Context: one part of a larger RNA
RNA sequence: UUGGGUCUAAAACAUCUGUAGCUUGCUUUGUAAGUCUUUUGUGAAAUUCUGUCUCUCAAGGGCAGAGCGCGCAGGAGAUACUGCAUUGCUAGAGACUGGAAGGCGUAAAGAGAACGUAGGGGGUAUCGGUAAAAUGAGUUGAUCCCUUAUGGACUAACGAUAGCGAAGGCACUUUACGAGUACAGAUCUGACAGUCAGAGAUGAAGGCUAGGGUCGCAAAACGGAUUAGAUACCCGUGUAGUCCUAGCAGUAAACACUGCACACUAAACAUCGGUAUCUCUUCGAGAGGCAUCGGUGCUGCAGGGAAGCCGAAGAGUGUGCUACCUGGGAAGUAUAGUCGCAAGGCCGAAACUU
Numbered sequence: 001u002u003g004g005g006u007c008u009a010a011a012a013c014a015u016c017u018g019u020a021g022c023u024u025g026c027u028u029u030g031u032a033a034g035u036c037u038u039u040u041g042u043g044a045a046a047u048u049c050u051g052u053c054u055c056u057c058a059a060g061g062g063c064a065g066a067g068c069g070c071g072c073a074g075g076a077g078a079u080a081c082u083g084c085a086u087u088g089c090u091a092g093a094g095a096c097u098g099g100a101a102g103g104c105g106u107a108a109a110g111a112g113a114a115c116g117u118a119g120g121g122g123g124u125a126u127c128g129g130u131a132a133a134a135u136g137a138g139u140u141g142a143u144c145c146c147u148u149a150u151g152g153a154c155u156a157a158c159g160a161u162a163g164c165g166a167a168g169g170c171a172c173u174u175u176a177c178g179a180g181u182a183c184a185g186a187u188c189u190g191a192c193a194g195u196c197a198g199a200g201a202u203g204a205a206g207g208c209u210a211g212g213g214u215c216g217c218a219a220a221a222c223g224g225a226u227u228a229g230a231u232a233c234c235c236g237u238g239u240a241g242u243c244c245u246a247g248c249a250g251u252a253a254a255c256a257c258u259g260c261a262c263a264c265u266a267a268a269c270a271u272c273g274g275u276a277u278c279u280c281u282u283c284g285a286g287a288g289g290c291a292u293c294g295g296u297g298c299u300g301c302a303g304g305g306a307a308g309c310c311g312a313a314g315a316g317u318g319u320g321c322u323a324c325c326u327g328g329g330a331a332g333u334a335u336a337g338u339c340g341c342a343a344g345g346c347c348g349a350a351a352c353u354u
Base pairs, nucleotide, nucleotide: 004325005324006323007308008307012322014202015201016200017199021195022194023193025089026088029085030084031083033082034081035078036077037076038075039074040073041072042071048066049065050064051063052062053061054060092192093189094188095187096185097184098183100181104178105177106176107175108174109173110172111155112154115151116150117149118148119147120146121145122144126137127136163170164169207248208247209246210245211244212243216242217241221237222236223235224234259321260320261319262318263317264316267299269297270296271295272294273293274292275291277289278288279287280286303310304309327354328353329352337346338345339344
């Protein structure tokens, strides 16, 4: 390479956008590049096969014919499919209109319980902490109660098996700006599509740079316990950090350990959003039924699977495109390159061993 695979055995890039490439609806006409037919030339000899001759036979050798050489080139034709050019179409895709749902994003303003600190008032000997203690706080008046001010962080109940987002993620309220989605209509464009090497953008926590902020929590550090020891688990303090602004970094069990898109393939139930319609109605933004489209779940037939299990959001049946895998360790190490302020990231071996 062929072939086989990628939920759990090795293997789906963290996610999206998108260039080249690859793939691609229905239809008219032309062309004839691919494709097919036919013909001509060429495709050395030896080797192979057949026949025959010959070394006494055989192996071997001579001659003739066929085959092989997986083709290449020229001519003539065919036109279903693919390509190219062209004519239209509307089922894909997009636009538009309508009402709708949403913790979707950015920014600003406001609110709230708790907590800390400070001031004032009351009040007196303990408070705190634990399995038990101690370190610690407290007569310079703590803990506790009332009140005022101020500070930073966070957003209970509602809350869900719910919702939104490409993923990371997103939850007090209001406003402004912005984005996407499903449904319904069928007014417009007329294949404009799918996937995507390279590339670009986004990307939790932790980390880094500069400036601010610092209530609580809390790596490091210190002290008290426990213990044979205790560089821990428990307790008391506590600095980076956690928060904000502007940058960098670019990794996670970034997980559903399951790439994206399309078509097809039993049923039942729950729930969220839309649409059409029916019944009831206290006429309400109400309750229930039914059909359908889209999402989230749960059971399950066929089918699949080594099994666990998956099962219309497949791990089923097919198609298109991409990424990745090839025994374990050495090793995500070394080296080179490249990115980064650094930490490190990306790419990524071998010897040797088994």

Description: A computed fold for a 354-nucleotide part of an RNA from a Candidatus Pacearchaeota archaeon, annotated as small-subunit ribosomal RNA, central domain. Taxonomically the source falls in Candidatus Pacearchaeota (Archaea, Nanobdellati). Rfam family: Archaeal small subunit ribosomal RNA. Rfam 15.1 lists 709 matches to the family in 491 species.